Context: one part of a larger RNA
RNA sequence: UUGGCUAAGGAACUCGGCAAAAAAGCGGCCGUAACUUAGGGAUAAGGCCUUCCGUCGCAAGACGGACGCAGCUAAAGACUCUCUGCUGACUGUUUAUCUAAAACACAACUCCGUGCUAAGCCGAAAGGCGCUGUAUACGGGGUGACGCUUGUCCGGUGCUGGAACGUUAACGGUGGAAGUGGUGUGGCGCAAGCCGCACUGCGGACGCCCGAAGCGCCAGUGAACGACGGCAGUAACUAUAACUGUCUAAAAGUAGCAAAAUACCUUGUGGGGUAAGUUCCCACGCGCAUGAAUAGCGUAACGAGCGGAGAACUGUCUCAGCCAAUAGCCCG
Numbered sequence: 001u002u003g004g005c006u007a008a009g010g011a012a013c014u015c016g017g018c019a020a021a022a023a024a025g026c027g028g029c030c031g032u033a034a035c036u037u038a039g040g041g042a043u044a045a046g047g048c049c050u051u052c053c054g055u056c057g058c059a060a061g062a063c064g065g066a067c068g069c070a071g072c073u074a075a076a077g078a079c080u081c082u083c084u085g086c087u088g089a090c091u092g093u094u095u096a097u098c099u100a101a102a103a104c105a106c107a108a109c110u111c112c113g114u115g116c117u118a119a120g121c122c123g124a125a126a127g128g129c130g131c132u133g134u135a136u137a138c139g140g141g142g143u144g145a146c147g148c149u150u151g152u153c154c155g156g157u158g159c160u161g162g163a164a165c166g167u168u169a170a171c172g173g174u175g176g177a178a179g180u181g182g183u184g185u186g187g188c189g190c191a192a193g194c195c196g197c198a199c200u201g202c203g204g205a206c207g208c209c210c211g212a213a214g215c216g217c218c219a220g221u222g223a224a225c226g227a228c229g230g231c232a233g234u235a236a237c238u239a240u241a242a243c244u245g246u247c248u249a250a251a252a253g254u255a256g257c258a259a260a261a262u263a264c265c266u267u268g269u270g271g272g273g274u275a276a277g278u279u280c281c282c283a284c285g286c287g288c289a290u291g292a293a294u295a296g297c298g299u300a301a302c303g304a305g306c307g308g309a310g311a312a313c314u315g316u317c318u319c320a321g322c323c324a325a326u327a328g329c330c331c332g
Base pairs, nucleotide, nucleotide: 001325002324003323004322005321006320008318009317012316017313027049028048029047030046035040037145051066052065053064054063055062056061067071080311081310082309083308084307085306086305087303088302092104093103108143109142110141111140112139113138114137120129121128122127146298147297148296149295151228152227153226156225157224158221159220160219161218162217165216166215167214172209173208174207175206179202180201181200182199183198184197185196186195187194188193229247230246231245232244233243256290257287268284269283270282271281272280
């Protein structure tokens, strides 16, 4: 290290019955609860049977006989069980090589887009997928079986619609500065050159006019992103406040559920279970900071999921001992 056995006790071990153990074992007969989506739950749980008779034998057993579909002739394989919460409906999927889960997916529900040369996607393009499909279809977002439900707010953001008004790009129109070319000419200067004027080109700053979408603006929209108050006073014990006042806001959290996978204070308070319970279950509700498809609350069945309790069982432990094989170590 891997196995085997163990008095009495039997989870006192420990984060936790981890590991181990025992019992049970898809046979036959009987029997089987809550709950339930009436299918299940269920092999629930639990109980009984596993040969019988005669002869021989100390016994193990052998031989003969009897009955039944069936006595492990059950063919060698195979559940520990019960109670109770949380969570996810379920079977499924996943971090190849520390996480298998409550995560992902899912059927179902819902919203948005798309009328076909569809939307969407790949590709400079040709072309292809979608689809040899056609709104009972296809694409995208969210929720996630089923049951009962899904409240208020459109002020902000987004999206959809509107197009009167405001704003507004380039182009275009119009005026046209600076600068600059040509021709003529004047002044100054020794000259090079400098300063002008007139006419005619180029040039194009800038102003104004026109000017789409967008934005402003006006509406709608929450299973769009999201949001869903405060301070005082008041009842004939006290306490509390159905009630009243007031401020703010777009609206002032509805039904539910709740010390919760969410509660800081907190081992909240009461009840249950234990001799004793920061866990657990049932309630209560000043919810630090619950709450309705970032879904709310239930829920049978299911789970190598996560808590709590019990039966059975045991070297997990009280508390350790012995045995076997093997590694290691020593000797050869």
Large-subunit ribosomal RNA, domain IV from a Minisyncoccia bacterium, 332 nucleotides, folded computationally. Its mean pLDDT, the model's own confidence on a scale to 100, is 82.